A computed fold for a 1516-nucleotide RNA from a soil metagenome, annotated as small-subunit ribosomal RNA. The RNAcentral record of the sequence draws on SILVA. The coordinates come from a structure-prediction model, not an experiment, and the mean pLDDT is 85.

[in-house]
RNA sequence: AGAGUUUGAUCCUGGCUCAGAACGAACGCUGGCGGCGUGCCUAACACAUGCAAGUCGAGCGAGAAAGUCCGCAAGGAUGAGUAAAGCGGCGCACGGGUGCGUAACACGUGGGUAAUCUUCCCUGGAGCUCGGAAUAACUCCCCGAAAGGGGUGCUAAUGCCGGAUAAGACCACGGGGUCCUUGGACCCUGCGGGAAAAGGCGGCCUCUGUACACAAGCUGUCACUCCAGGAUGAGCCCGCGGCCCAUCAGCUAGUUGGCGGGGUAACGGCCCACCAAGGCUACGACGGGUAGCUGGUCUGAGAGGACGAUCAGCCACACUGGAACUGAGACACGGUCCAGACUCCUACGGGAGGCAGCAGUGGGGAAUCUUGCGCAAUGGGCGAAAGCCUGACGCAGCAACGCCGCGUGUGUGAUGAAGGUCUUCGGAUCGUAAAGCACUGUCGGGAGGGACGAAUAAGGCGGCGGCUAACAUCCGCAGCUGAUGACGGUACCUCCAAAGGAAGCACCGGCUAACUCUGUGCCAGCAGCCGCGGUAAUACAGAGGGUGCGAGCGUUGUUCGGAAUUAUUGGGCGUAAAGCGCGUGUAGGCGGCCAAGCAAGUCGGGUGUGAAAGCCCUCGGCUUAACCGAGGAAGUGCGCCCGAAACUACAUGGCUUGAGUACCGGAGAGGAUGGCGGAAUUCCCCAAGUAGAGGUGAAAUUCGUAGAUAUGGGGAGGAACACCGGUGGCGAAGGCGGCCAUCUGGACGGUCACUGACGCUGAGACGCGAAAGCGUGGGGAGCAAACAGGAUUAGAUACCCUGGUAGUCCACGCUGUAAACGAUGAGAGCUAGUUGUCGGCACGCAUGCGUGUCGGUGACGCAGCUAACGCAUUAAGUUCUCCGCCUGGGAAGUACGGUCGCAAGACUAAAACUCAAAGGAAUUGACGGGGGCCCGCACAAGCGGUGGAGCAUGUGGUUUAAUUCGAAGCAACGCGAAGAACCUUACCCACGUUUGACAUGUCCAGUAUGGGCUUGAGAGAUCAGGUCCUUCAGUUCGGCUGGCUGGAACACAGGUGCUGCAUGGCUGUCGUCAGCUCGUGUCGUGAGAUGUUGGGUUAAGUCCCGCAACGAGCGCAACCCUCGCUACUAGUUGCCAUCAGGUUAAGCUGGGCACUCUAGUGGAACUGCCGGUGGCAAGCCGGAGGAAGGUGGGGAUGACGUCAAGUCCUCAUGGCCCUUACGCGUGGGGCUACACACGUGCUACAAUGGCGGUGACAGAGGGAUAAUCCCUUAAAAGCCGUCUCAGUUCGGAUUGUCCUCUGCAACUCGAGGGCAUGAAGUUGGAAUCGCUAGUAAUCGCGGAUCAGCAUGCCGCGGUGAAUACGUUCCCGGGCCUUGUACACACCGCCCGUCACACCAUGGGAGUUGGUUCUACCCGAAGGUAGUGCGCUAACCGCAAGGAGGCAGCUAACCACGGUAGGGUCAGCGACUGGGGUGAAGUCGUAACAAGGUAGCCGUAGGGGAACCUGCGGCUG
Repeated sequence: AGAGUUUGAUCCUGGCUCAGAACGAACGCUGGCGGCGUGCCUAACACAUGCAAGUCGAGCGAGAAAGUCCGCAAGGAUGAGUAAAGCGGCGCACGGGUGCGUAACACGUGGGUAAUCUUCCCUGGAGCUCGGAAUAACUCCCCGAAAGGGGUGCUAAUGCCGGAUAAGACCACGGGGUCCUUGGACCCUGCGGGAAAAGGCGGCCUCUGUACACAAGCUGUCACUCCAGGAUGAGCCCGCGGCCCAUCAGCUAGUUGGCGGGGUAACGGCCCACCAAGGCUACGACGGGUAGCUGGUCUGAGAGGACGAUCAGCCACACUGGAACUGAGACACGGUCCAGACUCCUACGGGAGGCAGCAGUGGGGAAUCUUGCGCAAUGGGCGAAAGCCUGACGCAGCAACGCCGCGUGUGUGAUGAAGGUCUUCGGAUCGUAAAGCACUGUCGGGAGGGACGAAUAAGGCGGCGGCUAACAUCCGCAGCUGAUGACGGUACCUCCAAAGGAAGCACCGGCUAACUCUGUGCCAGCAGCCGCGGUAAUACAGAGGGUGCGAGCGUUGUUCGGAAUUAUUGGGCGUAAAGCGCGUGUAGGCGGCCAAGCAAGUCGGGUGUGAAAGCCCUCGGCUUAACCGAGGAAGUGCGCCCGAAACUACAUGGCUUGAGUACCGGAGAGGAUGGCGGAAUUCCCCAAGUAGAGGUGAAAUUCGUAGAUAUGGGGAGGAACACCGGUGGCGAAGGCGGCCAUCUGGACGGUCACUGACGCUGAGACGCGAAAGCGUGGGGAGCAAACAGGAUUAGAUACCCUGGUAGUCCACGCUGUAAACGAUGAGAGCUAGUUGUCGGCACGCAUGCGUGUCGGUGACGCAGCUAACGCAUUAAGUUCUCCGCCUGGGAAGUACGGUCGCAAGACUAAAACUCAAAGGAAUUGACGGGGGCCCGCACAAGCGGUGGAGCAUGUGGUUUAAUUCGAAGCAACGCGAAGAACCUUACCCACGUUUGACAUGUCCAGUAUGGGCUUGAGAGAUCAGGUCCUUCAGUUCGGCUGGCUGGAACACAGGUGCUGCAUGGCUGUCGUCAGCUCGUGUCGUGAGAUGUUGGGUUAAGUCCCGCAACGAGCGCAACCCUCGCUACUAGUUGCCAUCAGGUUAAGCUGGGCACUCUAGUGGAACUGCCGGUGGCAAGCCGGAGGAAGGUGGGGAUGACGUCAAGUCCUCAUGGCCCUUACGCGUGGGGCUACACACGUGCUACAAUGGCGGUGACAGAGGGAUAAUCCCUUAAAAGCCGUCUCAGUUCGGAUUGUCCUCUGCAACUCGAGGGCAUGAAGUUGGAAUCGCUAGUAAUCGCGGAUCAGCAUGCCGCGGUGAAUACGUUCCCGGGCCUUGUACACACCGCCCGUCACACCAUGGGAGUUGGUUCUACCCGAAGGUAGUGCGCUAACCGCAAGGAGGCAGCUAACCACGGUAGGGUCAGCGACUGGGGUGAAGUCGUAACAAGGUAGCCGUAGGGGAACCUGCGGCUG
């Protein structure tokens, strides 16, 4: 620091996902040791049991028992002034737990308190006096099951009460001063009021008193009282800071303030009475949801984000709710009272309880520990102290929960052992790994030693100082002495033995380090994302190997990061999500130039604070580290003081350039109202006129003989304003178009007179706002949703046609939306130009031009920007200000709620769920019922066919024991088959065989061996024999070697079994179409482009020209074969012109090689020549010459690629499968079946013919060789005759019979011949095929295969046409261009209803629960107030009685509870609405191409559905 994932590929946008770190974790597998930490995140659910707060006898009274001792016993002593209990004091408000509540001055931070309190502690000051009355314990009595209670009598105190004293304090009334300011401090001063106390212990005799020693005295100390101060702690108040929702927008009656009271430690509506009507709020009140806050923790480069366990600070709470008491402090976790729920006890009358203390239990949960030891240390309470108490704490236990450290050994060791795995069978790998050899000793084990933590304890000793009358006592200081350890016989140290006891987990397709085999076969499964699995899976499972980490490793969950994916740092809004439809304007934000001022912001310095711990740095302590200690730094914040004055704010004075005003001028469909005009449509009347009109792709509905349409005249009425008219004008937008008048808004130019920043933007708000639509009333010509009819169609709820109503028009009122678009908010400054146009001004020339300038509106274009397209002074450049908006797609602009509306609906606006994308721009293709150019027997023009018949042949189907298999649109179907009776043959039935019909290797036996004849069984294969002939090579002479035959056992053979979608090779096809690419360069971010496009031309990417391209390759062409002309060479088997011989005939013979021919080598054709044309090109047209002319004809030759095209049955081959069979052999059958359907052919339907006769002329090939011999008579044509239009003298199928040939064998199932038979068929519907010249058509001949079998196939020659205007159309193809939502590429993509399944969700009669509000009822405990005729110790009083107090009662307040009615949230809910998802359901075809009616937006109507139609708008 990035990566994967949208595409065929690219760039961008954008989401999803991953790699990192972390955790109080949990789960899975595994697990050796130690140190240090951490451990109910859920039910603030309920709790058994034990413990967690007591202490003081030196405050007080009283005071046991067991045991022991003495005693005969009674009894006494001791235990012991102990235990237990009581009164009293202090503590219990700390410590410990939890996070329910709380959005708050609760917390944090900084301040205030002149508005306060503070036990214990410290300092200073002043005191500590005289009395009194009770009461618990205890005794006795009573009640109760218990808990407990009542009564009577006695008693003490540091308990309670009264009096005295009062410096100071407090209260009230006064006077004066200084500093200050809420009720403050200090100083001087007057009068009055009321308020204190307690003793204990030790010592002593100086004073005093008793008097021989003591205390009432003195003294020390600890207590006590008052005052002042300090320290600490606490209360209250304030500024600022830190959650979400505006689908919570208004809230508030003690509410806001005042006056006077009450209350409190203290301010205050904290409370009360009265008065006023205020207070809060878009800088978010009120309401709802969530939440303890912080230091900090995790993450991050940081800014931030998330969190708030352990530790520390603060707060809140203690079963739930309420309340107060005591106290310095509580409204009190282990206190009280009341109410409620729950649990327990009960004698049923009543009682008891509160683990969110430590352990522990149940429960909940994915999940969180021991009912341990000790007060030794630290700390706390009480005490004078000893000490007691302390689940605070210190330790131990459990748990890999986390962090840190250590170990599971080290060295050597190659026959690279065995074994595993893989294998190309050679080997590779596990692997120096193991074994073996040599060592070491951490941890664990055994034995022994053995800590630190613990010392200023008390006390003792002596010394010094203080107090005192004083040694003493007591207090203080330093020294010596001095007990105490839970952990723990632990840490640590030494010795002993021994490699001995100690490794797993995840992963290995990419991201992401790591690869093979086997199994499985879209199954089982995996998966974080992309995605794997349908027979060769590095992705599943196992194994081998590897990679990573390691006592752990993975998974899950959560947080931050990556994510610049909420963007302050640090994003965007033309087309990706995103500019409000437009304006006016409030709050707010921002704001020109100059000067001087101020100091709020800002900046600098100082200072206080920012707790400790943590983080960071340095040093130190545990062997190291984790961990811990010390010091420092930091803590970006807040307060105070001093200073600066540039900028901002503020306040002051000025300026004119921003803005505005005035005057002059011109332009304009700007707006509103009223009037006027002509053309046209329709209707009505009249005239004239006759059969049609209208409408369409074609029609029909419709109108018309009752007179239409067309024509002329007249009239009525409504709506809209041709030409001008223009990327012309005006307006903020919507929008505005005949002419005239009236009223009226804005902009512009000029003058530069005036004001003097008056400005910009603009949340809310207000106004305007096309079309459609709504309401009321008019109007209604044309047009026209709906509707009707006619067409079209498979259907046609559409497109087309004929009609036609709302509506369109007017007035008034609503609605408030559009692709309301420049898909581009407003304003301002700056940043090259060129050109057109509109309005104005100036100048020049001059009569429409030029130059300049201001404002508007277009085109092009530089820099710059942009993902690209593009924008570019009218910015999408560059800066500033303000507003609006966006944050993946779908669900959805939907639901719910709210506001508005008459309604339609508008505005605001989610979630569950679901997907791994959805998108933008551009690229290459492909495609288009897009365009342009151009080819092809593609059409057209022709000729002949096919489709109808019979037959042949192939295929489908059917049948069958089997009808073997393959081929499937073109490009399967007379194809593999260039020959199925057996064989072939792969199929079926039957029989037989198992190292095999065939190959290699081993062993044994036999010998070569091979062949003929023959017997028996059998269908044969085969099995069992007989007989005859024949007898290999080498030899070391050995049946020795090779060979052969037979036998045996194994390795193996064999398979036309499967996979052509694992393959090679070969082939088909587009297509003999003209294309397909590369290198370098250039352009582009890139995919890519350029070249290869363009202008010509060609059969051709053929050639020429041009050009950011220049070259090159594979294709084209040529080179090759053949035919056509010719020369030369050669002359038999070929030929015969000349010469000779010769015949019935004949090159038959001599001879010749001239000709034909044969077959070899050459020549010839190149747009070379001429003319025209073209661009002085390439080329084209015409001509000459020539056997041949523009590629002369034909063949061979098939680019990159496409179709997972065809072939595993030609061959080869991976994998799989069979192995007495899926191999092999044999006989028979089948491939030849036959209701049918299709393809390809043959023969015909006849007279251009049939039949009979006659009859000339080939080529090529075969036969082993052969120009010699044979196949070998070519046929059609021609000539003669006959038939005369008919199912025939056409046609020959079918059938009968006889025969021939081949063959082991013609039954299934061959071919041919003779005689007889003589079917369909009279030119073939829709449709469809071939062919452009020696071609079609027609005629015969040959060959391969082959024993035989040819209408098929491959060749050969004979005869020998017609037509092509042309490229509109069909099909196929090439190039350029355009659109695209296609890329498996139009056989594409894709929309909606319906049906089915599942999921979440809205509505819903209601129903259940939570929470909250209002009104009323009830009103416990409690404090307060009133009352208090009952009761009553202290004080007063001689007494009576009083003062005071208590119970009781009353009142308001008030918790729980109740009644009624609301709000809100949630659960369930018959039924219902849409939505989402789901390999192969139904209906259509809406969109993407002009998508076949261009699409889309708003609105309205209609329709099974996508949709259709109307009106207006947009171009995307």